FMN riboswitch aptamer (RFN element), 116 nucleotides, folded computationally. It matches the Rfam family "FMN riboswitch aptamer (RFN element)". Its family is annotated with FMN binding in the Gene Ontology.
RNA sequence: GAUUAUCUUCGGGAAUUGGUGAAAAUCCAUACCGGUGGUAUAGCCCACUAACACGAAAGUGCCGAGCAGGUGAGAUUCCUGCGCCGACGGUAAAGUCCGGAUGAGAGAAGAUGCCG
Numbered sequence: 001g002a003u004u005a006u007c008u009u010c011g012g013g014a015a016u017u018g019g020u021g022a023a024a025a026u027c028c029a030u031a032c033c034g035g036u037g038g039u040a041u042a043g044c045c046c047a048c049u050a051a052c053a054c055g056a057a058a059g060u061g062c063c064g065a066g067c068a069g070g071u072g073a074g075a076u077u078c079c080u081g082c083g084c085c086g087a088c089g090g091u092a093a094a095g096u097c098c099g100g101a102u103g104a105g106a107g108a109a110g111a112u113g114c115c116g
Stems, first nucleotide, its partner, number of pairs: 001115001004113007017029003031096002033086002035048004043084002052061003066082005088099003
């Protein structure tokens, strides 16, 4: 330095202030949040995980949402403006509460060995 094997660690955030009501962090108004890899820096471009469904398993299926203008060689990623989206079970109907979950995981970092 490259590559491969084993191991270790890490690996998801968020309800402010009001209204209605017997009851709502679930409705209404407002507020707040944004996993992983790729690419000009991305919740809404491409891909993936989780979740959900099926399966003995491998795995398969399903899988939300962005436009306009500006700068630039290059940006749906930056800047300005206005928008939009969010698994399952519980419960007054939930992206934010409780639960499966001290779980799993895309992957990230490191250690050791092997090779040159």